[in-house]
A computed fold for a 397-nucleotide RNA from a Desulfolunaceae bacterium, annotated as Bacterial RNase P class A. It matches the Rfam family "Bacterial RNase P class A". The family's RNA type in Rfam is ribozyme.
RNA sequence: GGAGCAGAACAGACGAUCGCCGGGCCGGCAGAGCCGGCCGGGAGGAAAGUCCGGACACCGCAGGGCAGGGUGCUCCAUAACGUGGAGUCGCGGCAACGUGAAGGAAAGUGCAGCAGAGAGCAGACCGCCUUCUCCUUUGGAUCCGCCUGGAUUUAAGAGGAUGGGGUAAGGGUGAAACGGUGCGGUAAGAGCGCACCAGUUCUCCGGGUGACCGGAGAAGCUUGGUAAACCCCACCCGGUGCAAGACCAAAUAGGGAAGUGUUUGAGGGCGGCCCGCCUGAGCUUCCGGGUAGGUCGCUGGAGGGGUCGGGCAACCGGCCUCCUAGAUGAAUGAUCGUCAGUCCGUUCGGGGCAACCCGUUCGGGAGACAGAAUCCGGCUUAUGGUCUGCUCCGGCC
Numbered sequence: 001g002g003a004g005c006a007g008a009a010c011a012g013a014c015g016a017u018c019g020c021c022g023g024g025c026c027g028g029c030a031g032a033g034c035c036g037g038c039c040g041g042g043a044g045g046a047a048a049g050u051c052c053g054g055a056c057a058c059c060g061c062a063g064g065g066c067a068g069g070g071u072g073c074u075c076c077a078u079a080a081c082g083u084g085g086a087g088u089c090g091c092g093g094c095a096a097c098g099u100g101a102a103g104g105a106a107a108g109u110g111c112a113g114c115a116g117a118g119a120g121c122a123g124a125c126c127g128c129c130u131u132c133u134c135c136u137u138u139g140g141a142u143c144c145g146c147c148u149g150g151a152u153u154u155a156a157g158a159g160g161a162u163g164g165g166g167u168a169a170g171g172g173u174g175a176a177a178c179g180g181u182g183c184g185g186u187a188a189g190a191g192c193g194c195a196c197c198a199g200u201u202c203u204c205c206g207g208g209u210g211a212c213c214g215g216a217g218a219a220g221c222u223u224g225g226u227a228a229a230c231c232c233c234a235c236c237c238g239g240u241g242c243a244a245g246a247c248c249a250a251a252u253a254g255g256g257a258a259g260u261g262u263u264u265g266a267g268g269g270c271g272g273c274c275c276g277c278c279u280g281a282g283c284u285u286c287c288g289g290g291u292a293g294g295u296c297g298c299u300g301g302a303g304g305g306g307u308c309g310g311g312c313a314a315c316c317g318g319c320c321u322c323c324u325a326g327a328u329g330a331a332u333g334a335u336c337g338u339c340a341g342u343c344c345g346u347u348c349g350g351g352g353c354a355a356c357c358c359g360u361u362c363g364g365g366a367g368a369c370a371g372a373a374u375c376c377g378g379c380u381u382a383u384g385g386u387c388u389g390c391u392c393c394g395g396c397c
Stems, first nucleotide, its partner, number of pairs: 001393008010384001012339007020042002023039007044369001048380002051378005056241004068237005073087005088102001089100004103232002108230002110226002125171002127167004132163001133161006139154006179197006198222002200219008245296004255287006267279004303322008342365004348359004
């Protein structure tokens, strides 16, 4: 200098002006409201997705089981988790490191395209073998025959078959063909036998809390894949969510009780009252439930920071210290200036062979993702630049 791996903190600062939300205090008008003034507060690392887990609230629940759902290497952490820490094993990477839905296929059931003869207690297409069957032929023996030759028989030999049988060594197909190499063995072959190698299961010894690791031995035991297929095993799980839930409480309609009234006429209408006229079964008071609306729940908590102690760590404990959003159509914003960082162009100076680097002058630009809604612990996703540690490669001293 290049290429990478892991982690950490930050989320521009200050000032001015104009606003928004919710508090406290004071004053005025006046009645629980309005106006004015002052003071201090007001988003995040993810507030997001709402994917897990808990607190809290209401409902359900003697206990046990079935069904259903979830989790799935080990130990630890925690209120809990599907999260985290430290490890084990497998896989990827030269490495730093990353990654795994990582129990059981030797309980049972199911599933598997193409190619291929055969794909699950497999299979004979080519090849190899054949003490079977048949055919041809060489040879031997016997018989007929004067000889050439012919017949029968034998199986010492050779060749052959759309035949039968054996064979999983070799070829070929496939992601995969029922361990591998060699020797023996055999008609040819085969863990059929043996040696070595690999694996599996079992036994023993040593290490580790454990997953597991290391070593020794035995058994020819050689068992295909798939469980984000059913299933089996172990463990965990009641439901709904702050629109939970609690309280206060109109108008209208309906419910209940009491009173009053129905030709002895309540009440209503005819602008206020009386008379009169019309109408004709309700009307008044109280109680209780619910709705609109309002109040609470509501933000101080498994809380943040510092320090000491325990622990490899996650995390736990002691002490000190700091807390200041709580809205409900939903506030937390906008503009301007200065400074800092950064990018682009540019002036000057220095360094370097050069690309370029350091300082400096002036001008200009960009400044991300995104907005709390009961709270908390995680995960995932989005996003800007900065810093630290580590690995590999190249150059120079």

Taxonomically the source falls in Desulfolunaceae (Bacteria, Pseudomonadati, Thermodesulfobacteriota, Desulfobacteria). The sequence is in RNAcentral, with records from ENA.